RNAcentral holds the sequence, with entries from Rfam.
Predicted 3D model of an 84-nucleotide RNA (c-di-GMP-I riboswitch aptamer) from Brevibacillus sp. SYP-B805.
[in-house]
RNA sequence: UUCUGAAAAAGGCAAACUUGUUCGAAAGACAAGGACGCAAAGCCACGGGCCUAAGGCGAAUGCUAUGGCAGCCGGGUUGCCGGG
Numbered sequence: 001u002u003c004u005g006a007a008a009a010a011g012g013c014a015a016a017c018u019u020g021u022u023c024g025a026a027a028g029a030c031a032a033g034g035a036c037g038c039a040a041a042g043c044c045a046c047g048g049g050c051c052u053a054a055g056g057c058g059a060a061u062g063c064u065a066u067g068g069c070a071g072c073c074g075g076g077u078u079g080c081c082g083g084g
Stems, first nucleotide, its partner, number of pairs: 002084004012038002017033005023028001036071001042077003046074003049069003055064003
């Protein structure tokens, strides 16, 4: 540097759900508890996908991201331990 995760060590993260927030229009986020799982379940909305629709548009069912999801997939980037 690259490939790899069978066993192991040190650790790490934390789904559903519950409670809270002088966060948010919502989706969602954050904090505490919790543990289904995770070798990038670290970080980045770049491509696809998904959620929401305040505002805008529309006569109206509605349409729309400038709001989100990195634990949907791809991509980028950084990185612990072991093995080749």
Its mean pLDDT, the model's own confidence on a scale to 100, is 88. It matches the Rfam family "c-di-GMP-I riboswitch aptamer". Gene Ontology term of the family: cyclic-di-GMP binding. Of the family's consensus pairs, 90% are formed in the model. Lineage of the source: Bacteria > Bacillati > Caryophanales > Paenibacillaceae > Brevibacillus.